The RNA shown here (SAM riboswitch aptamer (S box leader)) has 139 nucleotides and comes from Dokdonella fugitiva. Its Rfam family is "SAM riboswitch aptamer (S box leader)". Rfam links the family to the GO term regulation of gene expression. About the family: The SAM riboswitch is found upstream of a number of genes which code for proteins involved in methionine or cysteine biosynthesis in Gram-positive bacteria.
RNA sequence: UGCUCAUCAAGACCGGUCGAGGGACAGGCCCGACGACGCCGGGGCAACCAGCGGGGCGGGGGAUCGCAUGAUCCCGCCGUUGCGCCAGGUGCCAACUCCCGCGGGGACGCGCGACGCGCGGUCCGCCGAGAGAUGGGUG
Repeated sequence: UGCUCAUCAAGACCGGUCGAGGGACAGGCCCGACGACGCCGGGGCAACCAGCGGGGCGGGGGAUCGCAUGAUCCCGCCGUUGCGCCAGGUGCCAACUCCCGCGGGGACGCGCGACGCGCGGUCCGCCGAGAGAUGGGUG
């Protein structure tokens, strides 16, 4: 840095330092000299990976019974899935990824050739995508 998969409504502080911007981008709306952002120290949260524990499902293996179809029991052996513990590797600790951009749906308003259609510098913690962030895998 490309691709791919998953997640993104919850959660999480106190000091020191620096000194003017920051929240990815545009438009909003917020945060910030009552010192933001960044960096450092300590602390915490728990999304993914790792480790541990104990389950489900499927496959495989073994044992027993049985003429056979099959039945019962055992095995973490393989794959997959979810739960708990833990906090090792990352990550994170304002606001839903702060809202939003593209498409759809709904509500509302207006218009018309009127039971449908069109328009809207209106709204929706409605749906999906895109973009972004993080983690795993892979190049």
The sequence was found by an Rfam model in a public genome assembly. Its mean pLDDT, the model's own confidence on a scale to 100, is 81.